[in-house]
């Protein structure tokens, strides 16, 4: 300098909006009052459903390494080599747009460990 890997899945969280539920406001049912029903509107409504992280958490699987057990090959034997099981360890680091895309919609989602910066 170049290339490859840094991955996949699940459950959550930060975060996100507004289809649905709830909630709030107004109107109607209704002469009066609604804690009942309906319509419209509100996410500069805490919420439930929903979306949700490469650079957040946990777990599973996978990779790599160690020793153990079992088996195949081979062998006089020790060693060797290949595979399986389970186990222990390890799996680091990580600044970041504009713009575009999806679902009802938005986003730390996806394009994207991208462009760019260091």
């Nucleotide at each position: 300098c170049u290339g490859a890997g840094g991955c996949g899945c699940g459950c959550c969280u930060a975060g996100g909006g507004u289809u649905c539920c709830g909630u709030c406001g107004c109107c109607c049912c209704u002469g009066c009052c609604a804690c009942g029903g309906g319509g419209c509107g509100g996410g500069a409504c805490u919420g439930g459903u929903c979306c949700g992280a490469g650079a957040g958490g946990c777990g599973c699987a996978g990779g790599c390494g160690g020793g153990g057990c079992c088996g195949g090959c081979g062998g006089c034997g020790c060693g060797g080599u290949c595979g399986g099981c389970g186990u222990c360890g390890u799996u680091c680091c990580a600044c970041g747009g504009c713009g575009g895309g999806a679902c009802a919609a938005a986003a730390g989602c996806c394009c994207g460990g991208g462009a760019g910066a260091c």

A computed fold for a 118-nucleotide RNA from Plantactinospora mayteni, annotated as Guanidine-I riboswitch aptamer. Taxonomically the source falls in Plantactinospora (Bacteria, Actinomycetota, Micromonosporales, Micromonosporaceae). It was read from a public genome assembly, where an Rfam model found it. The model forms 100% of the base pairs in the Rfam consensus.